[in-house]
RNA sequence: GGGGCCGUAGUCUAGCUUGGUAUGAUACCUGGUUUGGGACCAGGAGGUCUGGCGUUCAAAUCGCUGCGGCCCCA
Numbered sequence: 001g002g003g004g005c006c007g008u009a010g011u012c013u014a015g016c017u018u019g020g021u022a023u024g025a026u027a028c029c030u031g032g033u034u035u036g037g038g039a040c041c042a043g044g045a046g047g048u049c050u051g052g053c054g055u056u057c058a059a060a061u062c063g064c065u066g067c068g069g070c071c072c073c074a
Base pairs, nucleotide, nucleotide: 001073002072003071004070005069006068007067010026011025012024020057028044029043030042031041032040050066051065052064053063054062
């Protein structure tokens, strides 16, 4: 230099193909249970969906471009 893949909650992750309420686990907080802890049960909070622009009534999803990470070729 060329090509490919990936980026979603503190962490991991589903959803992306076929645009229409953003999913689950874990951690955290509260309550129950227990003498207490752990475990278990119930509930809660937590998301600029990597940035920008565009298309659209509507974008995590489609297009363009930047950034970051990984891999291959040279």

Predicted 3D model of a 74-nucleotide RNA (transfer RNA) from Promethearchaeum sp. It matches the Rfam family "tRNA". About the family: Transfer RNA (tRNA) molecules are approximately 80 nucleotides in length. By type it is a transfer RNA. NCBI's taxonomy places the organism under Archaea, Promethearchaeota, Promethearchaeia, Promethearchaeales, Promethearchaeum. Model confidence (mean pLDDT): 82 of 100. The sequence was found in a public genome assembly.